[in-house]
Context: one part of a larger RNA
């Protein structure tokens, strides 16, 4: 210097409901109706999460009105709450989805006993020994070496050179290890620091191929039809942030650091 840990302590958790077997059984004259055992489902509460269903998606993608502008058809764009509507990817999220309260240990309370005087007998109590709760102390799940008594392991590191004179385990200077920072590209991290992924020994971002998703058949041509329109090319076109790929762009540069008792 890294990385991994340890647990002083802190803090959260602990819920609760029904059906069902045991069982119409003990009980009860019936009426009614169980303790105690098991077993299934929920509610509210927490915690993660985005396959599923949903919302939400103001850089996605179509349909539509009015108006302006692109000379003017066409086919666009700007505005009008994202101009309105229909849908929507990825994030975020809940109304979804998954799981969670469990089991034990350990000293108690009340209580329930052993044994046993004091008081020749009885007494859980005076000596002594036990049982015993959703509660207390652990188990559990988070945080935690500023735990100033500042903890462990492992592993990695390098000193050397020159100058001085007070000759010393002396001081200065210069270089410099491990590993670090600034800087830069980024991010399911994030107010800001941080925290993580990278930085040409490179997939960190952009950007390009390709591809899932999503919108729903594009202009432009040809055919129909008198025409509004249909049809075919073309399940096309167009596509934010997903996902796999490529080094085309950007990731330049520069600085700190043991040298000791």
């Nucleotide at each position: 210097a890294a990385a991994c840990u340890u647990g002083a302590g802190a803090g959260g958790g602990u819920a609760u409901c029904u059906c069902u077997u045991u069982a119409g059984u003990a009980c009860g004259a019936g009426a009614g109706g169980a303790u105690u055992a098991g077993g299934a489902g929920g509610u509210a509460c927490g915690u993660g999460c985005c396959u599923c269903u949903g919302g939400u998606g103001u850089a996605c993608c179509a349909g539509c009105u009015g108006u302006c502008c692109c000379g003017c058809u066409c086919g666009g764009g700007g505005c009008a709450a994202c101009g309105c509507u229909g849908g929507g990817u990825a994030g975020c999220u809940a109304c979804g989805c998954a799981c969670g309260g469990a089991a034990a240990g350990g000293a108690u309370a009340a209580c329930c006993g052993c044994u046993g005087a004091a008081u020749g007998c009885a007494u859980c109590u005076a000596a002594g020994c036990g049982g015993g709760a959703a509660g207390c102390c652990u188990u559990c799940c988070u945080c935690g070496a500023g735990a100033u008594a500042a903890a462990g392991u492992u592993u990695c590191g390098a000193u050397g050179u020159a100058a001085c004179c007070u000759u010393g385990u002396g001081u200065u200077a210069c270089a410099g290890a491990a590993g670090g920072c600034c800087c830069c590209u980024a991010g399911a991290a994030g107010a800001c620091g941080a925290c993580u992924a990278g930085g040409u020994c490179g997939a960190u971002a952009g950007g390009c191929g390709g591809g899932a998703g999503g919108u729903g058949u594009a202009a432009g041509c040809a055919c129909a039809g008198a025409g509004a329109u249909g049809u075919g090319u073309u399940a096309a076109g167009c596509u934010g942030a997903c996902c796999c790929g490529u080094a085309c762009u950007a990731a330049u540069g520069g600085c700190c650091a043991a040298u000791c008792a």